A computed fold for an 85-nucleotide RNA from Paenibacillus sp. NFR01, annotated as c-di-GMP-I riboswitch aptamer.
The model forms 95% of the base pairs in the Rfam consensus.
The organism belongs to Paenibacillus, within Bacteria.
Its mean pLDDT, the model's own confidence on a scale to 100, is 87.
The sequence is in RNAcentral, with records from ENA.
This record gives sequence, C1' cells and structure tokens, in this order.
RNA sequence: UCCAGUAAAGGGUAAACCUGCCGAAAGACAGGGGCACAAAGUCUCGGGUCUAAUGUAGAAAUACGACGACGGCCGGACUGCCUGG
Repeated sequence: UCCAGUAAAGGGUAAACCUGCCGAAAGACAGGGGCACAAAGUCUCGGGUCUAAUGUAGAAAUACGACGACGGCCGGACUGCCUGG
C1' cells in the first nucleotide's frame, strides 16, 4: 500500500416503540430502548424518496412546486479502529 472480515479484544453507532420538546408537515433534538451496522464516520457531489408552509393556477375541490427533510435507499469522494493475508 492492497485485499478479506470466520473467530477474538477494547470500544462505537442506535431501528421500531415510549416520554418530553421544536416544526405547517416531512422530520429533527434530548432521555429511555435495542432492530441492526466493519464505516450505521464525514461531505447533498449524482440519483432516488418524503413533505408542501410561503407561492402559482383554480369559484372550490384540488394540482404544481423546495428554498424544507431522509443520507440506516443506491452510488461517488475523503478519512479511520482491530484481526488475518
């Protein structure tokens, strides 16, 4: 430097759900919880998905729409612990 995680050590993250709290919502945050994860570390860089407040159209119903979200949906970039080769 590259490849691989069967077993091990020390650790790490934390789904659903519950409570509180913020938000128009999607969802975030904190505490509990623990399904899973060898990058479930970082970055919206490409795609995808969710929401639709403001706005636009409409008589209304409603439709469109991201500047709002998800990154534990798939890729990409960068970095990194242990063990083995």